[in-house]
RNA sequence: AUUGUUUGAUCCUGGCUCAGAACGAACGUUGGCGGCGUGGAUCAGGCAUGCAAGUCGAACGACCGUAGCAAUACGGGAGUGGCGCAAGGGGCAGUAAGAUGUGGGCAACUUGCCCCAGACACCGGCAUAGCCGGCCUAACGGCCGGGUAACACCGGGCGGCCCCCAGAGCAGGCAUCUGCUUUGGGGUAAAGCUCCGGCGGUCUGGGAGAGGCUCACACGGCACCAGUUUGUUGGCGGGGUAACGGCCCACCAAGACUGAGACGCCUAGCGGGUGUGAGAGCACGACCCGCGCCACUGGCACUGAGACACUGGCCAGACUCCUACGGGAGGCUGCAGUCGAGGAUCUUCGGCAAUGGGCGAAAGCCCGACCGAGCGACGCCGCGUGCGCGACGAAGGCCUUCGGGUUGUAAAGCGCGAAGGCGGUGAGGAAGCCCGAAAGGGUUGACCGACCCGCAGUAAGCACGGGCUAAGUUCGUGCCAGCAGCCGCGGUAAGACGAACCGUGCGAACGUUGUUCGGAAUCACUGGGCUUAAAGGGCGCGUAGGCGGCCCGACGCGUCCGGGGUGAAAUGCCGCCGCCUAACGGCGGCACUGCCUCGGGUACGGUCGGGCUGGAGUGGUGCAGGGGUCCGCGGAACAUCCGGUGGAGCGGUGAAAUGCGUUGAGAUCGGAUGGAACUCCGGCGGCGAAAGCGGCGGACUGGACACCAACUGACGCUGAGGCGCGAAAGCCAGGGGAGCGAACGGGAUUAGAUACCCCGGUAGUCCUGGCCCUAAACGAUGGGUACCAGGUAGCAGGGUGCAUGGCCUUGCUGCCGGAGCGAAAGUGCGCAGUACCCCGCCUGGGGAGUAUGGCCGCAAGGCUGAAACUCAAAGGAAUUGACGGGGGCUCACACAAGCGGUGGAGCAUGUGGCUUAAUUCGAGGCUACGCGAAGAACCUUAUCCUGGACUUGACAUGUUCGAAAGAGGCUAGAAGUAGCCCGCGGAAACGUGGGGCGAACGGUAACCAGCCCGGAACUAGCUACAGGUGCUGCAUGGCUGUCGUCAGCUCGUGUCGUGAGAUGUCGGGUUAAGUCCCAUAACGAGCGAAACCCCUGCCUUCGGUUACUACGCGUCAUGGCGAGGACUCCGAAGGGACCGCCGGUGUCAAACCGGAGGAAGGCGGGGACGACGUCAAGUCCUCAUGGCCUUUAUGUCCAGGGCCGCACACGUGCUACAAUGGCGUGCACAAAGGGAGGCGAACCCGCGAGGGCGAGCGGACCCCAAAAAACACGCCCCAGUCCGGAUCGCAGGCUGCAACCCGCCUGCGUGAAGCCGGAAUCGCUAGUAAUCGCGGGUCAGUCACACCGCGGUGAAUGUGUUCCUGAGCCUUGUACACACCGCCCGUCAAGCCACGAAAGAGAGGGGCGUCCGAAGUCACCUUCGCCGGUGCCGAAGACGAACCUCUUGAUUGGGACUAAGUCGUAACAAGGUAACCAAU
Repeated sequence: AUUGUUUGAUCCUGGCUCAGAACGAACGUUGGCGGCGUGGAUCAGGCAUGCAAGUCGAACGACCGUAGCAAUACGGGAGUGGCGCAAGGGGCAGUAAGAUGUGGGCAACUUGCCCCAGACACCGGCAUAGCCGGCCUAACGGCCGGGUAACACCGGGCGGCCCCCAGAGCAGGCAUCUGCUUUGGGGUAAAGCUCCGGCGGUCUGGGAGAGGCUCACACGGCACCAGUUUGUUGGCGGGGUAACGGCCCACCAAGACUGAGACGCCUAGCGGGUGUGAGAGCACGACCCGCGCCACUGGCACUGAGACACUGGCCAGACUCCUACGGGAGGCUGCAGUCGAGGAUCUUCGGCAAUGGGCGAAAGCCCGACCGAGCGACGCCGCGUGCGCGACGAAGGCCUUCGGGUUGUAAAGCGCGAAGGCGGUGAGGAAGCCCGAAAGGGUUGACCGACCCGCAGUAAGCACGGGCUAAGUUCGUGCCAGCAGCCGCGGUAAGACGAACCGUGCGAACGUUGUUCGGAAUCACUGGGCUUAAAGGGCGCGUAGGCGGCCCGACGCGUCCGGGGUGAAAUGCCGCCGCCUAACGGCGGCACUGCCUCGGGUACGGUCGGGCUGGAGUGGUGCAGGGGUCCGCGGAACAUCCGGUGGAGCGGUGAAAUGCGUUGAGAUCGGAUGGAACUCCGGCGGCGAAAGCGGCGGACUGGACACCAACUGACGCUGAGGCGCGAAAGCCAGGGGAGCGAACGGGAUUAGAUACCCCGGUAGUCCUGGCCCUAAACGAUGGGUACCAGGUAGCAGGGUGCAUGGCCUUGCUGCCGGAGCGAAAGUGCGCAGUACCCCGCCUGGGGAGUAUGGCCGCAAGGCUGAAACUCAAAGGAAUUGACGGGGGCUCACACAAGCGGUGGAGCAUGUGGCUUAAUUCGAGGCUACGCGAAGAACCUUAUCCUGGACUUGACAUGUUCGAAAGAGGCUAGAAGUAGCCCGCGGAAACGUGGGGCGAACGGUAACCAGCCCGGAACUAGCUACAGGUGCUGCAUGGCUGUCGUCAGCUCGUGUCGUGAGAUGUCGGGUUAAGUCCCAUAACGAGCGAAACCCCUGCCUUCGGUUACUACGCGUCAUGGCGAGGACUCCGAAGGGACCGCCGGUGUCAAACCGGAGGAAGGCGGGGACGACGUCAAGUCCUCAUGGCCUUUAUGUCCAGGGCCGCACACGUGCUACAAUGGCGUGCACAAAGGGAGGCGAACCCGCGAGGGCGAGCGGACCCCAAAAAACACGCCCCAGUCCGGAUCGCAGGCUGCAACCCGCCUGCGUGAAGCCGGAAUCGCUAGUAAUCGCGGGUCAGUCACACCGCGGUGAAUGUGUUCCUGAGCCUUGUACACACCGCCCGUCAAGCCACGAAAGAGAGGGGCGUCCGAAGUCACCUUCGCCGGUGCCGAAGACGAACCUCUUGAUUGGGACUAAGUCGUAACAAGGUAACCAAU
């Protein structure tokens, strides 16, 4: 110091959120020790129990106890008396000022104890408690009689100072006066005790300290509280008090307070300070200190120096307790403790040792003040839980690419021995006090505990790890469970949930929650804004207020300088010091930014006085103007009415209809009447403050502007409240009413159409008078003044002698534009610039301009104007895209023009659906559907089905062995073993039994061999693994489709922009093309286009068999033979075309048009080739591959079935419906291919499919092979036919292990639908469409009419871009950006939440009026006195009428929110009727 979050991205505005610090905290998990602090914040709710204020015998009497015979001494409790109990301690209810803070005043006051000074204390007296006797009462308490003391109480005397009254003098002051001196009159005091040291008593004056009163300033919220007040404000006189005062009373006057906020309501003890903050501020007022207030609630006084008295009194009330029911007692907001309420706050501890207080002469007594201890990690601070060595890096855990990595020197192990604990000892906290002449002696610790000695191995967690924010992996889970401070995670690979491991942070704690400040310049004094983001009042006049020109003088209020006082201590900061350190504490200093006061200065502000003319105003002379109000006049148009002409329609629309018209419309001519508005001029031209103002004339009237410079002399600016004006719509009353026209009626449109369009039409629109007071009342821009580049146009003036044309100048109205400003757009002398002054307004979106209250209004409604709740945004400007039923330009078989089809039929094929034991799976608009399938009868073929079978497997790997095959590891078996052959069961796979044949290696017994041993093979079991067309194409690679052969997509550098980004790539031409040219803040470049490559069209050269044949020979005939290298052809290399040439157009360009030449022209035709990217497009079933799942099965094998099932629907095709045809006969001409498990000639057989035989050919040689249409001739004669061939029957052929499900072909027979196809829809621009046949791949065969190729014949139409579809570029709008298949609005329905209204109901608050009236003061009466009585006031209470606040309320109103409800389509693109504002 910021950070995250609105967007696809950007800048800005703006809210939300985080990191920090703090706390009298609480909660969760965890918890070793100590020091110092701190701990009932809620119910000022109720309290059991104990303790918290006594003391003095040196004030007094009596009594008791102890010792003594006694005097007496010592001690004791009760009482009288004195002092204290008003302090200390607790709490914060009340209080917004009688408080508090700061600074003053009292000439208006008091003061016990203490200090100083002076003076004094004479003589008497009467009681009373205790006590004794008697009595009442449950108790608390009390009564009667007797008698007693004092420093208790009373009387008298002296009388200084003193007090009061009257007078005189002096002095002082702000006044009533004060001080001093003096004269006269009046008044007042005392107490004793003693240990003989002293302690007390009275009066007066002074002091110290304490208090009372008073003044100024400061000190919360609400204006939705705007008026308040009758002892109220003042006076005179009195009462009262220590004292002033309306404090109280009588009388008199009518005042007093208030927008600088009275009164009311809500909240609150105030300060020193505390928290935070850079500060200014903001929030707070625990502990400690000062002040105030309170003591169960309310009232009252008494005593006293002091109280209206926390542990005193009286009364009333509520509550609790006791009771013998007659009455009584009580007050923890003292210390502990208890209940309750609460998220929550401690021991019914020890001690007076210290400090301090009361009493006492003192010893001493008392003190829950205090000092200590206890409990609580509640806070701050300190310490420890070990330290050193210790790997080839143990085990275990976790991860892994299986190599390893990590936990981790961590542990173990070896060595050492701090902190803490226990026991013992005990410095210090102790100064005093007592005894004593002194020296000296004696004595005091509740609690803590340094140092020293001894003994024993004893203590780590919590949170977090997606970003912010430091720290990630694996598994589990699968929008579930859950997380979350904000953004957001979780729908099968989750670094965000849960767990584990690892890591990060802090550490006896760590997190969470709550609250405050901060960040937040997000209330902006320091330090913000208002054109479009929230925000300028609709406009003016003007009150208070704020601000204010030039010169001179005075004052010294602000202001400035200096001095003095104060700003308590504590706290803070600095320094030093003390506890081992720190926290904590001691001492000193600073600070405390403030207030008061004294002296000084006078620039500026202010005040007073004097002057000035530039601001402002007055006057004079002109001038333009839809400025305003009233009166009058005019023409056109329109409508109605009357009359004439006329005769069928008019009107209206996208098209229509309603409507009008033969009772004569419309049209046209003439006339009359009526109302409203004023064409042209007319103009981003004028006027007005705004609203607004438009024919012409008149009357009255406001303002601007120009010029002159005569007058006034700052008279100014702004303007809270206030007053006035204020479009349209609307309201009231009365007129008026032509046209238009809400509502309403009708006609259309439509799914609907309460709309848009049409025909009608009432209010209204108009006038007069009165209301309303709103607006997108807009320049979305308040007013004033000054200053700050220009250019240009208009309006009204002036100057330059006049005119044309210019120039200068003032005011006004526009446009462009510089600096500056601005988030940008923009603005830019009429500022949104630079400054000053004044007013208004804003502080996230929604809720809401709503509710409530108040004011206004006839009403409609207006002005003022919230909250709950909810969201993480809502916004502004600009950018790139995408989109538009926006625009421009331009393409494409896109349309149009044309040819042929599809959609109808039958069949084939694919798909959907249905069916099924199964009909395996995938593909799904274009871009799935004759697609994967270039060949499903078995096989193929699949977790397709039924059934059967196998389990290291159908297939792979595997050190050592072996010739090879084979052989993973472990265990067992293992010579009649493995293997082979023959059986049995079985459909097969496979299982199983017995018999026969029958091995291989090493060792060993002398050698050989071996039935012995060993082990590999082998068998069995177990275990690694194999296998999976199982899942995920939304984990992927690769490949592919599509946009699209479209012309685009980008980069580097530079430049512009705060930035996203732009420029380049735009513009003018041109092209098939971002192709090229020109221009140009761009200059270049890349991927695409083109070219390079292949095929084809012409030529040349080379080559010449199996191809070719001009020459020759030969044949019935054939390149058959010789020969040739000419030709065709084959196949290799070259050439050729480039707008090169000519003309024209064009910018001197690029290029285009035409022409010549040429086989070919303006990319000759075709192919291969597909930019950045899009569709989470397709494919895990080609292959590869992560993860998951499965392993006697989802693997493997087998048999049979299915993939072909058929009431249907769709796509793609074939064949047709016929005469441009069908059939028959005859007869031509291709290209490209294929062929050895093959193609198969000729010949023979068969009607044929085919069969037999088998030549030739691995191919320019042989074969498939016939090409077909065409052409020629003939028949058919328009018919469901000699068209069409489905379907079915019979008989055959072929392939194959096998044609039932389920093949193809042939012959004969059968001959269906169909006579050219609805809506709709497809292909094609030339060797194309159409039409004709041929070949090939796959393949045993084939459901191929498919697919891939080949050639033959061979058109028509269009040189257009309005429309449909798609695309490219530029531009425009946008509320879209998963991007129009977008976004989004309102009602209704459902759930839930908060709020308003509401007949009412309940509770609370402070007042008002009336009644009653306790205690008590005061007054009066009574009385010797006490008692008693009366009166005023008076708490509580009762009654009454209002007001305010809270809660609740059937029902009701809208509002917020809530993955997938209903209806429509309002808004965003011209959103399909431009939208919006106000009103109805």